Predicted 3D model of a 72-nucleotide RNA (transfer RNA) from Boothiomyces macroporosus. The prediction has a mean pLDDT of 83. NCBI's taxonomy places the organism under Eukaryota, Fungi, Chytridiomycetes, Rhizophydiales, Boothiomyces. RNAcentral records the identical sequence in 3 taxa.

RNA sequence: GCCCGUAUAGCUCAGUGGUAGAGCGUCAGUCUUGUAAACUGAAGGCCCUGUGUUCAAUCCACAGUUCGGGCA
Numbered sequence: 001g002c003c004c005g006u007a008u009a010g011c012u013c014a015g016u017g018g019u020a021g022a023g024c025g026u027c028a029g030u031c032u033u034g035u036a037a038a039c040u041g042a043a044g045g046c047c048c049u050g051u052g053u054u055c056a057a058u059c060c061a062c063a064g065u066u067c068g069g070g071c072a
Base pairs, nucleotide, nucleotide: 001071002070003069004068005067007065010024011023012022013021018055026042027041028040029039030038048064049063050062051061052060
């Protein structure tokens, strides 16, 4: 330099063109002499950025950026 993939909650990851979920973690409560475990509940993300297509974009197109891989 060229090609491919990746970016969604604090972390690891799902997800579908119709205003997004799980596990773990955090916080609160129940339980316990207390901690942990277990159970219940809650908070937390306008989905990497910009432009475009569309009635509507996290999802489609293009460009850029991050990270990973391949070729040279």